Notes:
Large-subunit ribosomal RNA, half B from a marine metagenome, 1181 nucleotides, folded computationally. It matches the Rfam family "Bacterial large subunit ribosomal RNA". Its mean pLDDT, the model's own confidence on a scale to 100, is 84. The RNAcentral record of the full RNA draws on SILVA.
Context: one part of a larger RNA
RNA sequence: ACAUGGUUAAGGAACUCGGCAAAACAGCGGCCGUAACUUCGGGAUAAGGCCUGCCCCAGCAAUGGGGCCGCAGCUAAAGACUCCAUGCGACUGUUUACCAAAAACACAGCUCCCUGCAAAAGCGCAAGCUGAAGUAUAGGGGGCGAUGCCUGGCCAGUGUCAGAACGUUAAGGGGAGGGGUGAUCUCACUUCGGUGAGCGUAGCUCUGAUCUGAAGCGCUGAUGAACGCCGGCGGUAACUAUAACCGUCCUAAGGUAGCGAAAUUCCUUGUCGGGUAAGUUCCGACCCGCACGAAUGGCAUAACGGUGUGGAGACUGUCUUAACCGUGUACUUGGCGAAAAUGCAAGUGUCGUGAAGAUGCGACAUACCCGCAGCUAGACGAAAAGACCCCGUGAAGCUUUACUACAACUUGACAUUGGUACAUUAUUUCAUUUGUUCAGCAUAGGUGGGAGCCUUCGGGCACCAGUGAGAUACCACCCUUGUGUUGUGAUGUGCCUAAUUUUUUCGCAUGAAUCUGCGAAAGAAGACAGUGUCUGGUGGGUAGUUUAACUGGGGCGGUUGCCUCCCAAAAUGUAACGGAGGCGUUUACAAAGGUUGGCUUGAUCCGGAUGGAAAUCGGAUUGGACGUGCAAACGCAUAAGCCAGCUUUACUGCAAGGGCUACCACCCGAGCAGUUACGAAAGUAGAAGUUAGUGAUCCGACCGUACGAUAUAGGACGGCGGAAGCUCAACGGAUAAAAGUUACUCCGGGGAUAACAGGCUGAUAGCGCCCAAGCGUCCAUAGCGACGGCGCUGUUUGGCACCUCGAUGUCGGCUCAUCGCAUCCUGGGGGUGGAGAAGCUCCCAAGGGUUAGGCUGUUCGCCUAUUAAAGCGGUACGCGAGCUGGGUUCAGAACGUCGUGAGACAGUUCGGUCUCCUAUCUGCUGUGGGCGUCGAAUGUUGAAGGAACUCAUCCCUAGUACGAGAGGACCGGGAUGGACAAACCUCUGGUCGACCAGCUGUUCUGCCAAGAGCACUGCUGGGUAGCUAAGUUCGGCACGGAUAAGCGCUGAAAGCAUCUAAGCGCGAAGCCGUUCCUAAGAUUAACAUUCAUUAUUAGAUUCGUUCGAGACGAGGACGUUGAUAGGCACUAAGUGUAAGUCCAGCAAUGGAUUGAGCUGAGGUGUACUAAUAAAUCGAGU
Repeated sequence: ACAUGGUUAAGGAACUCGGCAAAACAGCGGCCGUAACUUCGGGAUAAGGCCUGCCCCAGCAAUGGGGCCGCAGCUAAAGACUCCAUGCGACUGUUUACCAAAAACACAGCUCCCUGCAAAAGCGCAAGCUGAAGUAUAGGGGGCGAUGCCUGGCCAGUGUCAGAACGUUAAGGGGAGGGGUGAUCUCACUUCGGUGAGCGUAGCUCUGAUCUGAAGCGCUGAUGAACGCCGGCGGUAACUAUAACCGUCCUAAGGUAGCGAAAUUCCUUGUCGGGUAAGUUCCGACCCGCACGAAUGGCAUAACGGUGUGGAGACUGUCUUAACCGUGUACUUGGCGAAAAUGCAAGUGUCGUGAAGAUGCGACAUACCCGCAGCUAGACGAAAAGACCCCGUGAAGCUUUACUACAACUUGACAUUGGUACAUUAUUUCAUUUGUUCAGCAUAGGUGGGAGCCUUCGGGCACCAGUGAGAUACCACCCUUGUGUUGUGAUGUGCCUAAUUUUUUCGCAUGAAUCUGCGAAAGAAGACAGUGUCUGGUGGGUAGUUUAACUGGGGCGGUUGCCUCCCAAAAUGUAACGGAGGCGUUUACAAAGGUUGGCUUGAUCCGGAUGGAAAUCGGAUUGGACGUGCAAACGCAUAAGCCAGCUUUACUGCAAGGGCUACCACCCGAGCAGUUACGAAAGUAGAAGUUAGUGAUCCGACCGUACGAUAUAGGACGGCGGAAGCUCAACGGAUAAAAGUUACUCCGGGGAUAACAGGCUGAUAGCGCCCAAGCGUCCAUAGCGACGGCGCUGUUUGGCACCUCGAUGUCGGCUCAUCGCAUCCUGGGGGUGGAGAAGCUCCCAAGGGUUAGGCUGUUCGCCUAUUAAAGCGGUACGCGAGCUGGGUUCAGAACGUCGUGAGACAGUUCGGUCUCCUAUCUGCUGUGGGCGUCGAAUGUUGAAGGAACUCAUCCCUAGUACGAGAGGACCGGGAUGGACAAACCUCUGGUCGACCAGCUGUUCUGCCAAGAGCACUGCUGGGUAGCUAAGUUCGGCACGGAUAAGCGCUGAAAGCAUCUAAGCGCGAAGCCGUUCCUAAGAUUAACAUUCAUUAUUAGAUUCGUUCGAGACGAGGACGUUGAUAGGCACUAAGUGUAAGUCCAGCAAUGGAUUGAGCUGAGGUGUACUAAUAAAUCGAGU
């Protein structure tokens, strides 16, 4: 010193984030007595009060009566603190094993949804199982969360459910049509062998439209105890204010009841009231609800709570303010014996420097060598490749209306898969039927053949003629419409039974089985279901991934390609989240292109009808100012500007040579050939006055070519040339196709990059100065001071990003400080708009001092009461290897708000591990050893260092000076006190596990008596020495020297004046002394006195007895010539009348012996015991 226990004067929460911790009354014994509220059960042991031992008597007992002792009788131990108010959650319960026990979870209860049994739901590939040996009073899922009163509006969005007319829509069905090949054929050529070209049957093959084809989606409706949502503006009442009222816009509808600065309120410590001396908290109200609100429930609520908040009583060492004591550590000795850590070390301070905070560099100062006990300011101490932040084309978890898949669910087709009837529909066979312009006898479907056909022999129909686009008889083949029929499909409905599924019963295996397998019978369902393949839909259920960069950190914002100007420093080029603007085109036959020819705009002034500032006409002046399709720059009169004629060079094939340039690209281009336009011609023309108007590669499609053609022929396909398809705009374009979140997080890195601190800077801030317009009745400057100007500081907010990310712990408090002065008080002075007193302002001055509380985590601030005053700053916003941990800043939970969601919030709220018993070095506080100082002992000096340095009140001077009064001094003298500091223990107290006494329970000493042990020292009452404060004593004085501001003397420069220049003086709590302490390692090692000097020396030590000295060393006393310690004797003192005996009493108990007995760390005395004996060191040339 720490840990853990005991006690504490006076005060009693003043402590603190908070009564944390501790203490304490009462103690599930008895009696009395108990409120609000209430779900009538509770609340309740509410609260509060009294009693409690022992002995005798009575009584069955409960109990009553009488007596006795103590400070204290539930005598020790064990055994609720209570109340008031409020939030949350109803309750008992559960939870993050190891930082969160809660308001979170659960819960009874309420409600919604699904489920008819082969149930829904769940597990599983399936078989099968759970559900359930249950059956809607059952089972599953979601939400809310006892109870009471209640639960409003909105169906537009999303979801769910229902619906089916229409639209859209897959596989499949179907097969119009198209492509390739293709004998033969045709044509051309032919060397007569053939070659080339073309049409192209069948077959094979590649494709393939209308049509048919379900769910889904669109569509229609329902649904909120489904996900969810629930407005704005303006005006208005006879004071003002407000707005029952009115208007208007929007909406799916605009928040009802209730509550409300709340676990929700930013502003905010809202306002008012209460409580307090004082209340950022708390309670009650108000309502302006940033951003309450009705089962993600609203509002109340008795009881309950290891819950949050505020208050009160009791109680206390939490505190004022600390003291003493026990035990265990620490310390010393003996034994055993780690750890982290370690670049090297021979390891000071200050100032400076420096990768910007130095033991190690520079300067100066300081410093003999080495331990031990301690303290932690530093070693950017140790520990953990920072968890914050950023980065990585890192990872993982989670989410969703990110992307893409998959499971699952669902849809249809086909298969398993059969029969039949009806209806509808498609197609087909046969039969039959339909067909109206006008004209034509008239209802002409078409074409071909055709001069006849039929006849009851009467005739009829044709031909002919005529009409007309077309002509009829008859035969044949067809078209079209409908009907019937045959066959083949399709769809729908119904029936059947034999596939298939399934129920029950029975039999057998089997001796048993509710198992399994086989079989039988009787039912039920039935070509459905189930299953398989293909297929459309749904699909965070699951999975894989994506989710840009720049950036004075990151995010938010902005930007990303191209053109023009400035920056840009007279070639070119040149950056920034520097300053300004543009582009993603336009123009085609009545051009904004080409060519040929011509013309001159604008502005100002003057003149001129309507006519004006401005129309058109004339003149003068100016000069490129007008105009140029569009930005800007540079150009442009020979015009590139304006007008007109004719036109298409807005051409084809090339290209010497250049510019620019990493590449890819881009740009200019004379000239040649061809073909054109204009021009008489020379000539000009390969778009536009120039510079923007854009996109690589792949991919597929298109046009051309006919280069290859996988045995051959052809072809598919490819190549080559051309042109099109990208806001691939993150514009050199990762993919055809991609968003979020992490506080549950992880890894790799970064001081390349943020938050703290330092550094640089000093905009901002603070302080000062200059000028002086004005204020101040007058008067710039008693006191202020605009508009402006100049500095200083390094305390604010910032800027920068320089050390530190293989860690420099962050706000506030506590403890302990230290420095600056721009001074809050105290001291000295100048001015005053200073009468005095009290002030204001400035100068000097840092010696000392600078309070206690209420609120809040607060710093700050506000408030209460004081004070001489309640200073401002620096020190890593001093100080966490010193403490705390309330705030901030992990994981839990809630509210408001935002988000579809996961989640988020310099918003709020409750909760939430502060590592090292051990310090190596520096530093600091102590204390020793060594060596030195020419051998010692004793006593001094004092270089140097440190400490201290205070303030108030009262009285006198004096009710004086001053003042009308009220009031009221300077200077000087005295007294008392506060805070601070030191020492001490006589007094007052505390403690005092030496001591004395009392008391309970129990065990033991055989029993009684008397004692001992244990129960926190068992509890209780006292208490010596010692140690202590709250006690006592004492301290600051006074004086000298030199000064500051200031005030002066003399006095010139400057015949004056002047405190100054020479000279001299006064002048402050400040400076230097004086006071106190340390102090010769003051290596400059001092001085004085005495002793010793060659030897068992002087002296010292070891050793022993010890101490009011002490961790150990050390220091003091003593060591037989001795009171050093113990013992013994006496005693101050403490306790309080021992035991035994006797007496009184029935007994408890009392009295006497007796101020007894016991103790006595203090005092005095006394050698009884032990300090014996001995050893070692110890100074010359």